[in-house]
C1' cells in the first nucleotide's frame, strides 16, 4: 500500500465485491504433547438434591453422655471436679463476600468540586469514668388445640438481656456578655446560670488482658448537592398544579414541595422541552497511519435487581438473593381445615438453542466471619477434571544413499517426464512415549488439596504422532480422464451446450499446519458523511424570488478588563491493561518491578498580540440631502387607428373555402367579390435591437394622474448604523377553482369529412369551457444562466446602452479616459473532459441551501396547507451490479455536402408465355448415394453415372484383410491354363512352372501368427491449404516526431485534380509499408538477324493445272533481339498538378484485352480432391461380386436451346477465316452404301501427312406469299448405322413416315458503352460410345444510345446526431396472460404497553381513640405516669368498570410494485 467489477476501448463520478485484523464463537473434516487462560452471548425460563453464615460456654441459666481423677456406697449406684457436646437466652456477624444485567437515559454512570446542610458498628489516639438497686422473659417442667407447620394457657430461672436511682471532664439544650473568621441562612471559640443524659462484666483469686459507658480526634465507609460529558427518532413541538417560588409547620442523619396548610402565577422548551424506541454506565476490549469507529465477555470500580408488585421491621449500616408482613402468579404437601417453597451462590436437571463443563479435592495457601485462644465456618479462595475454545511453546526424525527401482499419473510413446533422495538400504539421535529409580519449591516452628506433580538419572527402540484447504483473473500453485447449459460451482466478475487449467475424480503442485476451511459479527481498506479530509454549470445536489428575526460573522484608532488564548507551578487523572527498560518460569505464552503515559478536570501564579466585553474617538463600509440621466418598473383612468367578425342597405353571378390530392362545409332562400353605413370585444403592425426595465415571475398602441428602484458628477452631514440569513412573511407563468360580467378572433373536450391495416392522432370543416374584466383562492413549471448572496483581488481585445470629464474644432454622434450595464473573443489559472476565464465554473473570506448507488418513489402512511384539483413535509420491504458524466473510434440515419459505378436514364437484344434440354425443390422409392441454398447454391463439385466410376439400395462371399511396413515359422514360385459348380466373387482338383549362391543362405511369392491395414464414418463451429463475396473498391497501416490525463488524434484532414491516398499545393509533421500504375503474356506498327517443313518478286525447267523442280529469302509468315508513346511539342486558362484543343503518328493521353485481388468482413464453402486434430466401427461403419439406383414424376423454380417466320424458308451457284487436335492416334486417294457408315489402307509422333471438307452467315439465282403454311420441329411408328462383354431399364446418330405446342410472351426482370452487343460458323478438354443445346476457347459479319446524375441498387471521402457496438435484421416502452415475492389499504378481531377518571382497598408506617389490658418508676393505699391489644382516619399495591391513545398479530376483498431464456 491496494485490486476486481459499467465501455469496441478511454477519463471522471459512483455503488458492490475482495485481500488484514479481532472474536465469550458456531459447524465440516482431522487431531501427538504441555503452559497459560477462557468456557448458557438464547427464556431475569422452571428447577430434583447436597452444599454455600456463622461462631462464642473465658456473657447466662439448664441439659446430655460418658472419657479421667477422687469421695461415699445398702455394691444397684450415688456425689465432686476437669475436659466434651447441645436446643434456647444474650453478643457480634449475617448490609461483606459470591451471582446476574431485568429495569434504568437517569447526579445511574465517568470527571472536578461542594457539604459552614450529614452520619460512621469493628479498628487506632487521646481525655474521663465503670457506684449502688430491682423487676422480668425465653430454655427446662406440666397442660390444651392441631395431619402439619406451628400456636395456646400455667408455674419456675439467669446474664454482658431489660429497668429506675447516684455521679458528670467532655457532651446536649435554653438565657447572659464578647472574640476571631465568613458573608445566604453560619462557623469555632472564651465566660456566667440553668437544664438533661452512662456503664457489664469474664478469665477461681491478685496482677494483667479483654469487654462496657461519656466524650474528642482519626482512619474507613455511607448519605445529599453541584459545574461539565453521556445514544436514535421532529413523521414526537409544546409540557406542566405539587407543578416553579414564597411564608410556616411537620419530617430526616442530613439540605430540599421531601410532606402539609396558606399566599403568588410562574416553571421547561428550537442551544430541542414533552413523547417514543432502544440500553446497565466507566477504566477498558477490538480496529485504525492517527483522528475516529465498534463493543462493554473475562479482569477491575460504580449502580441496578433477587419469582412479580407493594410495606415496613431490627440494625451504625438494608427498604436486606440463601430475614419478616401483604397481594398476584406458579409449583410441592395434605387428614381438604390449612401449610411450605424460591439456583439472576457452586455443582447439577428440564426445556430452548448452532452453542457453553464436574451433582470433583481440600481450607495447605491468600482473604473473610466468630473467639482470649485452640478453633470452627468459608462452592470466596487454593486446585484437579472435561471441551483444540483462544494464546505460545515441543514433536512426528537426523545424515548419507541413483538401478534416477516397483507402482501410479502424464506424455511427442523401441522413449521420455515427474512423484523423487522421496522410498528401499546403511550409520546415527531420542525432544516425545513407554518402563524403572530418585525427587523440589509453594511453609521464616508446624500444617500440602494439588502429589509421588514438576524436575532428574537410566533403560527400549524410528520406535507412539499430519491433516485440512486451494489451483480462471484477483490470488502463491495445472495437467489427464469423466460429464456435456446435465450434474455441479460462485466473495465479485462469471465457468458448464463435446477438446472445461472454473463442476466431479486422480496425478502433481501451492499455502497454512494440531490444526485447517467454511459461516456470523465489527473495524479496516471507504476521503463511500469527508474535524483532520468531498462536494453541488452537464455525473446525486443551488431553496422559483425579495424582504427580514434569531443565530454566525463583521472597517480604522486609543486605553482598560482579562471570560477565550498562551505560559508556569500544583492537586487529581485508583489498580489492572497499553508502551518502555530490567527481572523470574529451559524459551514464549504467563508473571513481577521500575518508568513513562493517562491527550482531561480544578486551584494558582503571570503574560496581554489577537478574539470577546465596557469606554472614548475616526471616515475609506453603509446611508441621507441637494443637481442631473435614461427606461415596455408598478397601479388606475381616458383615447386612437388598422385588421378579423357579424348585422343592414347597394352592385353582381356561380361558384367559394380547403388540400399532397380530396371531402365534409358554404351559395341561386344570391354566397365569393365589391361599395356605403352600423355593433363589438381582443391585440396593438412598422420602430423592434443578445436594445431597455425589474429580485424573480414578467413587462410594448397613446395621453393623464399617482408610485417605487437604478445610474452619473461633486459638495455637506450621520458615524458601523454592515453581511448573511434556521423558522417567518410577502411575491410568484401557464392552467385550474369560486362568484359576477364579457365573449370577436383562437381554441382543450366534442362531432364531422380525410389519412391509414388501425387511426381515439398529425390535415380540413365545426366548436363547448378556457382565453379578457373584477374580487377572492391555487403556490407549481426545462420558475433555466440547469451556475444561492455579499465583499476584495487577479492579461487583455472588440462591439453596444446610459452618463460624466477631457483634448481638438467655428462646430463633438465622431478622437481620448472613466462610471454603471448588456454581449462575443481570449491569457494565466481551473476542469473528468465538455468548457468557464473581472458578468469565473480562477484566488479567497462570510453565511445560507443542498447531495450521499440505480430501481422500488417523490409513491405508502401521518402531520399541516386548500373549495377542489392537488401541494409542502416524505421513508420501508423487496430487488439489480450497475445506474450516471464527458470525450474516442467505427456503425447506422426516410441527416447534410461532393464523387464514382450499365446503378439509373438514353437506347440494343433477350428471361418471364410454347416444345425439348439440364439443375434444384419437392414428392416418390428398397435406394433415388453425398455436398452447394439470398446477394456470394441452383448446364454448381461434374472437363462427360449403360458396366466400372459409386461413396447408395437388395443378394451372395472374406476376415492380417482389396493396399502398406516389420518380425517368426512353413512352404514351394508367381503366374498360365484345364475341368466341375456358381449370376459372379469365389471355392475343389488336376498339368505346366523360378533366379542367384560362398551351398550356410538371399530375393520373390504363398500360407499361418502377431503387431497393425482400412473407413467417400462424425465434428468445415477443433484446423491447414484451397476457393467465393464486397471488389480492381481506393483504400489498410507502420516508424519517429507533436497534441490529448487517456481511448486516441496528427499524417490519411483542407484547396484543386485523377481511373487511382494519381499528383500538386498548403498544413506539427517527417518518412516509410501493404494496395494503385508500372515491370509480365496477347493485340496494333516498324527495324535488324534467321530461313525449313515457311513463302515466291526476279531468272531458269517443268505441267491440264499447281512453289511442282532448280533457284532465292525482297514480300507474306513463324521465331528471336529491337525501335516507338513520354502530356514529350504547339497553343489557352491556372500558382502547380492537371485539363481542354491542335500538329506529327500503325497507335494519344492507363491505345484495346489478360494475368495479377490491401488490412480485412461474413464461426462464408469445402474433414467427399488432398492432408490433418479428436471421436466412433474392427466377421464390420473394412473388402470383393452381381443386379438395381443416382436416368423416378401430380408439380414448383433456375439456366439454356430451337421457335413462333418473309431482315425468312427451301433449292442451286460461287466466296472468304482464324485457333486448334492427332500413335490404343488422325486417316488421305480409291470402291460399297439414299445416308449414318463400311472396306482397305498411302502419309504423318506434325508449319511437311491427316482431322480439313463446303466454315457458316455473307453473295448471285430460282421458288415459296402470310397460311398453323414448303413455318416450327416436340412426340411416335418402321428400318437402320456406329460404339462397347453388353445399348431393356439407360447411347448417340441415320434414312423414311408422322408433324405436337407455338402467330413474340401478365406482374416482374436480366446482360451490354465498340470490334462491344447482335448474329454466324469453327476447334478442344473429359472420352469406348454419348445424353454437349453445357464449358473453354477461334475467327466472320458488325450496330443503336448516353441529355444527364432528380430518383432506384451498390461503393468511396468529409461532416452531423445517436439512449446501437451482437452495431438499424439495433436498442427499446406500456398494456395483457402466467408464476413467485415483499408491500399499502381494509369492515372487523386478538395481544400487549401508556395515560386519566371512579370503584374497591391487603400489608403497614404516621394521626386520632383506647370505657379492654398491664411487671419495672412515682405513691402507704386509691391511683399516676409510660405502655399494649382493640377501633378509627390519611396514603396505599394488586384488582374492578370506562374512556382516550400508541403498538404487534390475523384478515374476506381491493391497489400498486419487484422479479421471471425463448407466449
Nucleotide at each position: 500500500a491496494g485490486a476486481g467489477u459499467u465501455u469496441g476501448a478511454u477519463c471522471c463520478u459512483g455503488g458492490c465485491u475482495c485481500a488484514g485484523a479481532a472474536u465469550u464463537a458456531a459447524c465440516g473434516c482431522u487431531g501427538g504433547c504441555g503452559g497459560c487462560g477462557c468456557g448458557u452471548c438464547u427464556u431475569a425460563a422452571g428447577c430434583a438434591u447436597g452444599c454455600a453464615a456463622g461462631u462464642c460456654g473465658a456473657a447466662c441459666g439448664a441439659g446430655c453422655g460418658a472419657a479421667a481423677u477422687c469421695c461415699c456406697u445398702u455394691c444397684g449406684g450415688g456425689g465432686a471436679u476437669u475436659a466434651g457436646c447441645u436446643a434456647g437466652u444474650g453478643g457480634c456477624g449475617a448490609a461483606c463476600g459470591g451471582g446476574u444485567g431485568a429495569g434504568u437515559a437517569a447526579c445511574a454512570c465517568g470527571u472536578a468540586g461542594g457539604u459552614a446542610a450529614u452520619c460512621u458498628a469493628c479498628c487506632c489516639u487521646u481525655c474521663a469514668g465503670u457506684u449502688g438497686g430491682g423487676g422480668a422473659c425465653a430454655g427446662c417442667c406440666c397442660c390444651u388445640g392441631g395431619a402439619a407447620a406451628c400456636a395456646g394457657g400455667g408455674a419456675u430461672u439467669a446474664a454482658u438481656a431489660c429497668c429506675g436511682a447516684g455521679u458528670a471532664c467532655g457532651u446536649u439544650c435554653u438565657u447572659u456578655a464578647g472574640u476571631a473568621c465568613a458573608c445566604a441562612a453560619g462557623u469555632a471559640u472564651u465566660u456566667a446560670a440553668g437544664a438533661a443524659g452512662a456503664a457489664a462484666g469474664a478469665u477461681g483469686c491478685a496482677a494483667a488482658u479483654c469487654a462496657c459507658u461519656g466524650a474528642a480526634g482519626g482512619a474507613u465507609g455511607a448519605g445529599c448537592c453541584u459545574g461539565c460529558g453521556c445514544c436514535c427518532c421532529a413523521u414526537u413541538a409544546g409540557u406542566u398544579a405539587g407543578u416553579u417560588g414564597g411564608u410556616a409547620a411537620g419530617g430526616u442523619a442530613a439540605u430540599g414541595g421531601c410532606u402539609u396548610a396558606c399566599c403568588a402565577a410562574g416553571a421547561c422548551c428550537g442551544c430541542g422541552a414533552u413523547g417514543g424506541g432502544u440500553a446497565g454506565c466507566c477504566g477498558g476490549c477490538c480496529u485504525g497511519a492517527g483522528a475516529g469507529g465498534g463493543u462493554g465477555a473475562a479482569c477491575g470500580g460504580c449502580c441496578a435487581c433477587a419469582u412479580u408488585g407493594g410495606a415496613a421491621c431490627u440494625g451504625a449500616g438494608a427498604a436486606a438473593c440463601g430475614g419478616u408482613c401483604c397481594a398476584g402468579a406458579c409449583u410441592c404437601c395434605u387428614a381438604c381445615g390449612g401449610g411450605a417453597g424460591g439456583c439472576a451462590g457452586c455443582a447439577g436437571c428440564u426445556a430452548a438453542g448452532a452453542a457453553u463443563c464436574u451433582u470433583c479435592c481440600g481450607c495447605a495457601a491468600u482473604g473473610g466471619g466468630c473467639g482470649a485462644a485452640a478453633g470452627c465456618c468459608u462452592g470466596a479462595c487454593g486446585g484437579a477434571g472435561c471441551g483444540a475454545c483462544g494464546c505460545c511453546g515441543c514433536g512426528u526424525g537426523g545424515a548419507g544413499g541413483a538401478a534416477g527401482a516397483a507402482g501410479g499419473c502424464g506424455u511427442u510413446a523401441u522413449g521420455c517426464g515427474u512423484u523423487g533422495u522421496a522410498a528401499a538400504c546403511u550409520c546415527c539421535u531420542u525432544u516425545u512415549a513407554c518402563a524403572g529409580a530418585g525427587g523440589a519449591a509453594g511453609a521464616u516452628a508446624a500444617u500440602g488439596a494439588c502429589u509421588g506433580u514438576a524436575c532428574u538419572c537410566u533403560g527400549u527402540g524410528a520406535a507412539u504422532a499430519a491433516g485440512c484447504a486451494u489451483a480462471g483473473g484477483c490470488u502463491a500453485a495445472u495437467u489427464a480422464c469423466g460429464u456435456g447449459c446435465c450434474a455441479g460451482c460462485a466473495g465479485c466478475c462469471g465457468c458448464g451446450g463435446u477438446a472445461a487449467u472454473a463442476c466431479g475424480u486422480a496425478a502433481u503442485a501451492u499455502g497454512c499446519a494440531a490444526g485447517c476451511g467454511u459461516u456470523a459479527u465489527u473495524c479496516g481498506g471507504a476521503a463511500u458523511u469527508a474535524c483532520u479530509g468531498g462536494g453541488c454549470g452537464u455525473a446525486a445536489a443551488g431553496g422559483g424570488u425579495g424582504c427580514g428575526u434569531a443565530g454566525g460573522c463583521g472597517g480604522u484608532u486609543a486605553a482598560a478588563u482579562a471570560a477565550g488564548u498562551c505560559g508556569g507551578a500544583u492537586g487529581u487523572g485508583a489498580a489492572a491493561u497499553c508502551c518502555c527498560a530490567c527481572g523470574g518460569c529451559u524459551c514464549a505464552a504467563c508473571c513481577g518491578u521500575g518508568g513513562a503515559a493517562u491527550u482531561g478536570c480544578g486551584u494558582u501564579c503571570g503574560a496581554a498580540a489577537c478574539u470577546g466585553u465596557u469606554u472614548g474617538a475616526c471616515u475609506a463600509g453603509a446611508g441621507u440631502u441637494c443637481a442631473g440621466a435614461a427606461g415596455g418598473g408598478g397601479a388606475a383612468g381616458g383615447c386612437g387607428g388598422a385588421a378579423u367578425u357579424c348585422c343592414u342597405g347597394g352592385u353582381g353571378u356561380a361558384g367559394g373555402a380547403g388540400u399532397g390530392a380530396a371531402a365534409u362545409c358554404u351559395a341561386u332562400a344570391g354566397a365569393u367579390a365589391u361599395c356605403a353605413g352600423g355593433a363589438g370585444g381582443a391585440a396593438c403592425a412598422c420602430c423592434g435591437g443578445u436594445g431597455g426595465c425589474g429580485a424573480a415571475g414578467g413587462c410594448g398602441g397613446c395621453c393623464u394622474u399617482c408610485u417605487g428602484g437604478u445610474c452619473u458628477a461633486g459638495a455637506a452631514c450621520u458615524g458601523a448604523c454592515g453581511c448573511u440569513g434556521a423558522g417567518g412573511c410577502a411575491c410568484g407563468a401557464a392552467a385550474g377553482c369560486g362568484u359576477g360580467g364579457g365573449g370577436a378572433g383562437c381554441g382543450a373536450a366534442c362531432g364531422g369529412g380525410a389519412u391509414u391495416a388501425g387511426a381515439u392522432a398529425c390535415c380540413c370543416c365545426g366548436g363547448u369551457a378556457g382565453u379578457c374584466c373584477a374580487c377572492g383562492c391555487c403556490g407549481u413549471a426545462a420558475a433555466c444562466g440547469u451556475u444561492g448572496u455579499a465583499c476584495a483581488c487577479u492579461a487583455g481585445g472588440u462591439g453596444u446602452u446610459a452618463g460624466u470629464g477631457g483634448u481638438a474644432u467655428c462646430g463633438a454622434u465622431c478622437c481620448c479616459a472613466c462610471u454603471a450595464g448588456u454581449g462575443c473573443c481570449g491569457c494565466a489559472g481551473u476542469u473528468a473532459a465538455c468548457g468557464c476565464a473581472u458578468u469565473a465554473a480562477g484566488u479567497g473570506u462570510a453565511c445560507c441551501g443542498c447531495c450521499u448507488g440505480g430501481g422500488g418513489a417523490g409513491u405508502a402512511u401521518g402531520c399541516c396547507c386548500g373549495c377542489a384539483a392537488g401541494g409542502g413535509u416524505g421513508a420501508a420491504a423487496c430487488u439489480c451490479a450497475a445506474a450516471g458524466g464527458a470525450a474516442u473510434u467505427g456503425a447506422c440515419g426516410g441527416g447534410g455536402g461532393c464523387c464514382c459505378g450499365c446503378a439509373c436514364a438514353a437506347g440494343u437484344g433477350g428471361u418471364g408465355g410454347a416444345g425439348c434440354a439440364u439443375g434444384u425443390g419437392g414428392u416418390u422409392u428398397a435406394a433415388u448415394u453425398c455436398g452447394a441454398u439470398g446477394a456470394u447454391a441452383c448446364g454448381c463439385g461434374a472437363g462427360g453415372a449403360a458396366c466400372c466410376u459409386u461413396a447408395c439400395c437388395u443378394g451372395g462371399a472374406c476376415u492380417u484383410g482389396a493396399c502398406a511396413u516389420a518380425u517368426a515359422c512353413u512352404g514351394g514360385a508367381a503366374u498360365g491354363u484345364a475341368u466341375a459348380g456358381g449370376a459372379a466373387a469365389c471355392u475343389a482338383u488336376g498339368c505346366a512352372g523360378c533366379u542367384c549362391u560362398u551351398c550356410g543362405g538371399a530375393g520373390u511369392c504363398a500360407g499361418u501368427a502377431u503387431a497393425c491395414a482400412g473407413g467417400u464414418g462424425g465434428u468445415g463451429c477443433a484446423u491447414g491449404g484451397u476457393u467465393g463475396u464486397c471488389g480492381u473498391c481506393a483504400g489498410c497501416u507502420c516508424g519517429u516526431g507533436c497534441c490529448g490525463u487517456g481511448a486516441g488524434g496528427u499524417g490519411u484532414u483542407g484547396g484543386g485534380u485523377u481511373a487511382a491516398g494519381u499528383c500538386c499545393c498548403g498544413c506539427a509533421a517527417c518518412g516509410a509499408g501493404c494496395g494503385c500504375a508500372a515491370c509480365c503474356c496477347c493485340u496494333a506498327u516498324u527495324a535488324a538477324u534467321u530461313g525449313u517443313u515457311g513463302c515466291u518478286a526476279a531468272c531458269a525447267g517443268g505441267u491440264a493445272a499447281u512453289g511442282c523442280u532448280g533457284a532465292g529469302c525482297a514480300c507474306u509468315c513463324g521465331a528471336u533481339u529491337g525501335a516507338a508513346a513520354c502530356u514529350g511539342c504547339c497553343g489557352u486558362u491556372a500558382a502547380a498538378a492537371a485539363a481542354c484543343g491542335g500538329a506529327g503518328g500503325a497507335a494519344g493521353g492507363u491505345g484495346g484485352g489478360g494475368a495479377u485481388g490491401a488490412c480485412g468482413u461474413c464461426a462464408a464453402a469445402u474433414c467427399a480432391g488432398c492432408a490433418u486434430g479428436c471421436u466412433c466401427c474392427u466377421u464390420a461403419u473394412g473388402u470383393c461380386c452381381a443386379g438395381g439406383g443416382c436416368u423416378a414424376c401430380a408439380c414448383a423454380c433456375g439456366u439454356g436451346c430451337u421457335a413462333c417466320a418473309a431482315u425468312g424458308g427451301u433449292c442451286g451457284g460461287u466466296a472468304c477465316a482464324a485457333a486448334g487436335g492427332g500413335c490404343a492416334g488422325c486417316a488421305a486417294g480409291a470402291c460399297c452404301g439414299c445416308g449414318a457408315g463400311g472396306u482397305g489402307g498411302a502419309g504423318c509422333a506434325a508449319a511437311u501427312c491427316c482431322c480439313a471438307a463446303a466454315a457458316a452467315a455473307a453473295c448471285c439465282g430460282a421458288u415459296c406469299u402470310c397460311a398453323g403454311u414448303u413455318c416450327g420441329g416436340a412426340u411416335u411408328g418402321c428400318a437402320g448405322u456406329c460404339u462397347g462383354a453388353a445399348a431393356c431399364u439407360c447411347g448417340a446418330c441415320u434414312g423414311u413416315a408422322u408433324g405436337a405446342a407455338g402467330c413474340u410472351g401478365g406482374a416482374a426482370u436480366c446482360a451490354c458503352u465498340a470490334g462491344u452487343a447482335a448474329u454466324c460458323g469453327c476447334u478442344g478438354a473429359u472420352c469406348a460410345g454419348c445424353a454437349a443445346c453445357g464449358c473453354a476457347g477461334c475467327g466472320g459479319u458488325g450496330a443503336a444510345u448516353g441529355c444527364g446524375u432528380u430518383c432506384c441498387c451498390g461503393g468511396g471521402c468529409c461532416u452531423u446526431g445517436u439512449a446501437c457496438a451482437c452495431a438499424c435484421c439495433g436498442c427499446c416502452c406500456g398494456u395483457c396472460a402466467c408464476a413467485c415475492c415483499a408491500c399499502c389499504c381494509g369492515a372487523a378481531u386478538u395481544g400487549a404497553g401508556u395515560a386519566u377518571a371512579c370503584c374497591c382497598g391487603a400489608a403497614g408506617u404516621c394521626g386520632c381513640u383506647g370505657a379492654g389490658c398491664u411487671a419495672a418508676c412515682c405513691g402507704u393505699a386509691a391511683g399516676g405516669a409510660a405502655g399494649c391489644a382493640g377501633g378509627u382516619g390519611c396514603c396505599g399495591a394488586a384488582g374492578g368498570u370506562g374512556u382516550a391513545u400508541u403498538u404487534a398479530g390475523u384478515a374476506a376483498g381491493g391497489g400498486g410494485g419487484g422479479u421471471g431464456a425463448a407466449g
Small-subunit ribosomal RNA from a metagenome, 1463 nucleotides, folded computationally. The coordinates come from a structure-prediction model, not an experiment, and the mean pLDDT is 84. The RNAcentral record of the sequence draws on SILVA.